The RNA shown here (transfer RNA) has 74 nucleotides and comes from Chryseobacterium arthrosphaerae. Its Rfam family is "tRNA". Model confidence (mean pLDDT): 83 of 100. The source organism's lineage runs through Bacteria, Pseudomonadati, Flavobacteriales, Weeksellaceae and Chryseobacterium.
[in-house]
RNA sequence: GAGUACAUAGUUCAGUAGGGAAGAAUACUGCCAUUGCACGGCAGAGGUCGCAGGUUCGGUGCCUGCUGUACUCC
Numbered sequence: 001g002a003g004u005a006c007a008u009a010g011u012u013c014a015g016u017a018g019g020g021a022a023g024a025a026u027a028c029u030g031c032c033a034u035u036g037c038a039c040g041g042c043a044g045a046g047g048u049c050g051c052a053g054g055u056u057c058g059g060u061g062c063c064u065g066c067u068g069u070a071c072u073c074c
Stems, first nucleotide, its partner, number of pairs: 001073007010026004019057001028044005050066005
């Protein structure tokens, strides 16, 4: 320098042949339970869906550029 894949909650990920208030597990907070802790049960908070444009009535999902990560080639 060229190519491919990926980027969604603190972490690990799901979700896309465009339309549901954007989810799960775990972590965190509170309550119950316990002599207390852990486990367990219930509830809650946490996201500009990497950034910027474009298409569209409508984009996490399509197109373009950029950034970052991994891999391959030179």